Model confidence (mean pLDDT): 81 of 100.
This is a predicted structure of a 72-nucleotide RNA (transfer RNA) from a Pirellulales bacterium.
């Protein structure tokens, strides 16, 4: 330099163009307990950036940025 893949909460990680964007960990509150741990219930919080297409975009297209792999 070229090609391909990836980018979703504090972390991990799903999601046929239309539901309320799953779930786990962490965190917060509560139950249980003499207390703690474990466990149970509830809760908070998310689309890398900028454009485009569309009635409607995390999802499709383009550009940029970051990361990974391969080739030269």
């Nucleotide at each position: 330099g070229u090609g391909c893949c990836c980018u979703u909460g504090g972390c991990c990680g799903a999601g046929c163009g239309g539901c309320a964007g799953a779930g786990g960990c962490c965190c917060c509150g509560g139950g249980c307990u003499u207390c703690c741990a474990a466990u149970c219930c509830g809760g908070c919080g998310a689309g890398g950036c900028g454009g485009g297409u569309u009635c409607g975009a995390c999802u499709c297209c383009c550009g940029c940025a970051g990361g990974g792999c391969a080739c030269u």

Background:
The sequence is in RNAcentral, with records from ENA. NCBI's taxonomy places the organism under Bacteria, Pseudomonadati, Planctomycetota, Planctomycetia, Pirellulales. Rfam family: tRNA. Its family is annotated with triplet codon-amino acid adaptor activity in the Gene Ontology.